[in-house]
Context: one part of a larger RNA
RNA sequence: AGCCAACGGUGGAUGCCUUGGCGCCUGAAGCCGAAGAAGGACGUGGGUGGCUGCGAAAAGCCACGGGGAGCUGCCGACCAAGCUUCGAUCCGUGGAUAUCCGAAUGGGGAAACCCCGCACCCGUCAUGGGGUGUGACUCCCGCCUGAACACAUAGGGCGGGUAGAGGGAACCGGGUGAACUGAAACAUCUCAGUAACCCGAGGAGAGGAAAACAACUGUGACUCCCUGAGUAGCGGCGAGCGAAACGGGAUCAGCCUAAACCGAACUGGUGCAAUAGCCUGGUGGCGUUGCCAGUUCGGGGUCGCGGGACCAGCAGCCGGGGGCACCAGACCCCGGAAUCGAGUUACAAAAUUGAUGCCUAGCGGAAGCGUUUUGGAAAGGCGUGCCGUAGUGGGUAAGAGCCCCGUACGCGAAAGGUAAUCAAUCUCGAGCUGUGUUCCCAAGUAGCGCCGGACCCGUGAAAUCUGGCGUGAAUCUGCGAGGACCACCUCGUAAGGCUAAGUACUUCCAGGCGACCGAUAGCGAACUAGUACCGUGAGGGAAAGGUGAAAAGUACCCCGGGAGGGGAGUGAAAUAGUACCUGAAACCGUUGGCUU
Numbered sequence: 001a002g003c004c005a006a007c008g009g010u011g012g013a014u015g016c017c018u019u020g021g022c023g024c025c026u027g028a029a030g031c032c033g034a035a036g037a038a039g040g041a042c043g044u045g046g047g048u049g050g051c052u053g054c055g056a057a058a059a060g061c062c063a064c065g066g067g068g069a070g071c072u073g074c075c076g077a078c079c080a081a082g083c084u085u086c087g088a089u090c091c092g093u094g095g096a097u098a099u100c101c102g103a104a105u106g107g108g109g110a111a112a113c114c115c116c117g118c119a120c121c122c123g124u125c126a127u128g129g130g131g132u133g134u135g136a137c138u139c140c141c142g143c144c145u146g147a148a149c150a151c152a153u154a155g156g157g158c159g160g161g162u163a164g165a166g167g168g169a170a171c172c173g174g175g176u177g178a179a180c181u182g183a184a185a186c187a188u189c190u191c192a193g194u195a196a197c198c199c200g201a202g203g204a205g206a207g208g209a210a211a212a213c214a215a216c217u218g219u220g221a222c223u224c225c226c227u228g229a230g231u232a233g234c235g236g237c238g239a240g241c242g243a244a245a246c247g248g249g250a251u252c253a254g255c256c257u258a259a260a261c262c263g264a265a266c267u268g269g270u271g272c273a274a275u276a277g278c279c280u281g282g283u284g285g286c287g288u289u290g291c292c293a294g295u296u297c298g299g300g301g302u303c304g305c306g307g308g309a310c311c312a313g314c315a316g317c318c319g320g321g322g323g324c325a326c327c328a329g330a331c332c333c334c335g336g337a338a339u340c341g342a343g344u345u346a347c348a349a350a351a352u353u354g355a356u357g358c359c360u361a362g363c364g365g366a367a368g369c370g371u372u373u374u375g376g377a378a379a380g381g382c383g384u385g386c387c388g389u390a391g392u393g394g395g396u397a398a399g400a401g402c403c404c405c406g407u408a409c410g411c412g413a414a415a416g417g418u419a420a421u422c423a424a425u426c427u428c429g430a431g432c433u434g435u436g437u438u439c440c441c442a443a444g445u446a447g448c449g450c451c452g453g454a455c456c457c458g459u460g461a462a463a464u465c466u467g468g469c470g471u472g473a474a475u476c477u478g479c480g481a482g483g484a485c486c487a488c489c490u491c492g493u494a495a496g497g498c499u500a501a502g503u504a505c506u507u508c509c510a511g512g513c514g515a516c517c518g519a520u521a522g523c524g525a526a527c528u529a530g531u532a533c534c535g536u537g538a539g540g541g542a543a544a545g546g547u548g549a550a551a552a553g554u555a556c557c558c559c560g561g562g563a564g565g566g567g568a569g570u571g572a573a574a575u576a577g578u579a580c581c582u583g584a585a586a587c588c589g590u591u592g593g594c595u596u
Stems, first nucleotide, its partner, number of pairs: 001595009015581001016546002020517002022514006029506002031167002039101003042055003046079002049075003061095006070083003106115003116135007137164002139161007171202001172200005182189001186236001212219002223250004233241002254498003257442001261299010277286002279329006304476001306441003309437002311434004317336006339430005351425006357418004362411003368384004373380001385402002387391001393405003447471008457483001478493005533540002553580001556567004
């Protein structure tokens, strides 16, 4: 030195474990914000480094409810001082406080800082100083003022606003919009209207009450699912792309304007002194009252067996009022009763109260003992019982239906929230006919031309929808559609608007499940984790779990400066001693044997 055996060191694999993750499901909930959010900075404890909580009223204050014996959060002890059956700590609901930054909003700024005006208060002899409130911009409403230019308008001022802004995981609508890739190359095509960026909305969003489908029978807003169907189609007819109606389901809900016409006010024009006007008729009276146009407001009206307006006719409970007066009639307005209907998400718009249910704390909740059996420990073994609408699960020194927490089942709210239903108060609404008139029925619109885009549809026979430029109708005997186009037929009624539910998603809350992971796995993060650390920055981004049932964490003695060790003691075990379960291998040794 090598080999073998035994015993160690080092190291941290493996096994076991799990406080943490991952995935899915169900239910609930679904916006927050100038009344200052999301997110932070700095503070805050008797002694306090971090986390958590909280905010100068600072691990907390007040009220109400629950609960019932201990408590002063966690790492994490200890000391000190206290609280508590006059009900603390703790849990829930409501309220108070809530520094500074941040949309950040008095001005500034290198976020968490600096500086100021005004009102009131405090303080000083006075100045400086301190406190509370208020002071950004835009928009909307009201009032006042007011140019060029007479009215007016612009502009200015004052007052008021729970108006906007900023944030949000995914979902939704819109705008802009790739490339790798596939086509076995590549250009049309594909990837894909995807990714990305931007804008907007909300608990959903979008869409939505037929200028729809269909096909000679019919359906009757929209959305979503199944089917139709990888069909019809499109396509260097390549790669590929790819419908719709019918049918079956989920859920269901329909409405409001514009115009014609009427009235009022204002403005402009015109007309004038009576033969016009003041609802009609009669009598009297008044006299800037008439007509036309425009604007605003109110009424009216909303449809496709076309509807409405106007006109005419019929019907219509009671009371009051109106116009220049009286009588009669008609009309209009207001109020009421009855009948009926409707209403808080659209359809006009506020709500309030009550009942029931649910959510936000909780409460009750069955039934086992023995053993001189093993063991450190019984829940294991043995013996003999019991409960069960409860034998899901977790804990207890090991494997417990009956020891503990629970579980099945049943019960529960002062306060706040919520849904639906019901009820009450409340609020709103109310007719018919006409083969009379021909007044209205959404205009730079529809259509058409050129160039694009979207649709299964790549220009094709290319309808339909839609953008830009140009041109440019009609009003129901109208207009659009039914895949060029024409006729017939059928269906609908564009050019204004609103609309719940069914649908999508899951940051967050609760519960459940898993032929999901088990510390190099599973989230990056089981632990001080988006931490330490790296980077000017955008950004990147770790490692790190396990004594024991219980600290019972080794009193005391010895060696040593200490570290560490030897006894002793605890414990079932200390080769379980905090460098702590198990403790593989590489690697390093000790002892013995063999070989050279």
A computed fold for a 596-nucleotide part of an RNA from a sediment metagenome, annotated as large-subunit ribosomal RNA, domain I. Its mean pLDDT, the model's own confidence on a scale to 100, is 81. Rfam family: Bacterial large subunit ribosomal RNA. Gene Ontology terms of the family: ribosome and structural constituent of ribosome.